[in-house]
Predicted 3D model of RNase P RNA and transfer RNA as a complex of 412 nucleotides. It holds a member of the Rfam family "Bacterial RNase P class A". From the family's description: Ribonuclease P (RNase P) is a ubiquitous endoribonuclease, found in archaea, bacteria and eukarya as well as chloroplasts and mitochondria. The family's RNA type in Rfam is ribozyme.
RNA sequence: GGAGCCGGCCAGGCAGCCGCUGCGCCGCAAGGCGUGGAGGAAAGUCCGGGCUCCGAAGAGCAGGAUGCGGGGUAACGCCCCGGCGUGGCGACACGACGAAGAGGGCCACAGAGACGAGUCCCGUCAGGUCUGGCAACAGGUCUGGCGGGGGUGAAACGCGGCAACCUCCAUCCGGAGCAACACCAAAUAGGCAAGCGCCAAGGCCUGCUCGGCCGAAGCUUGCGGGUAGGUGGCUCGAGCCCUGGGGUAACCCCGGGCCUAGAGGAAUGGCUGUCAGGGCGGCUCGCGGGCGACCGUGGCCCGUCUACAGAACCCGGCUUACCGGCUGGCUCCCGCU
RNA sequence: GCAGGCAUAGCUCAACGGGGAGAGCGCGACGUUGCCAGCGUCGAGACGUGAGUUCGAGGCUCACUGGCUGCCCCA
Repeated sequence: GGAGCCGGCCAGGCAGCCGCUGCGCCGCAAGGCGUGGAGGAAAGUCCGGGCUCCGAAGAGCAGGAUGCGGGGUAACGCCCCGGCGUGGCGACACGACGAAGAGGGCCACAGAGACGAGUCCCGUCAGGUCUGGCAACAGGUCUGGCGGGGGUGAAACGCGGCAACCUCCAUCCGGAGCAACACCAAAUAGGCAAGCGCCAAGGCCUGCUCGGCCGAAGCUUGCGGGUAGGUGGCUCGAGCCCUGGGGUAACCCCGGGCCUAGAGGAAUGGCUGUCAGGGCGGCUCGCGGGCGACCGUGGCCCGUCUACAGAACCCGGCUUACCGGCUGGCUCCCGCU
Repeated sequence: GCAGGCAUAGCUCAACGGGGAGAGCGCGACGUUGCCAGCGUCGAGACGUGAGUUCGAGGCUCACUGGCUGCCCCA
């Protein structure tokens, strides 16, 4: 100097003007002042928990998930350390990585044969038979054996492969989700109770009488449930920062400091100026290369762009998206000393 | 906001428990006709995207993308 690997942090700054919103104060009110106001992923809703209700959530079946060993954690399918495998020269990265001595299933095409055994070609061994030869023997053919080689295939008989096929083993999981749930509570409709209607009509007790009970519409009064609407849940929490200690690490412990959005049909924004970069395009200039068209690199100016994306009960993770910038550690190659 | 299932040709659907993707309508060309329709023959055209498991993936697993459905109370 070049090419890479792993981790951490930031997500344009400042000023002016106009707006939105939580809280506090002032004001009769309109409003004014002060102060706070998105993220590393707020996203996908893929895992795990808190919280609330269901019936008190305990057992079994079914179903689902996970799967090397150990540790961390509230818990996990997450994280850390170690083993093994694969890739890379390496730093390092990735891995659903238990069991095929319980059982079932599958292994297309090709190939003789795909897990039951089997013989297409070559080889070789034994026996029979034919031909040649005086004979030893040579060659052909048939039967049987061996499983060495060829060929097919991803895999060829081996304790076969496949469990992201069923299954077995071990461990874990009750269900639903803040539109959970709790409280306050209109109008209209409907429900229940009492009174009037009602000494009625009618029905029942009963074959008849007496008696008893029920008895519609409508009107009045009262009650409770639900809806619209409102309030709580709602942000102090497995919270953040710093010092020290334990541990290889993830992480844990002691002490000190801090409060950091709570809206809810949904606020957190817009414009202008300036500064700081970076990408693209244009003009022009310098240097190097090329016969040349042109290419590489650097500077000035102008235009344009400045990522992905927006909290919705909260938290721990994973995954996915992302213009760029800063920073720590490490590996390989080349050159010079 | 939360939950559930879906994606195959231009449209509507098949394949099915892994072995190389078809049908109907539609589209194009040719033939038939004086011309059109109809009919006949032929053809083009797809597993939503990317990884993984596997010898092999439309079907299995994971992650994205797109669209669909349901979610107060009474009766």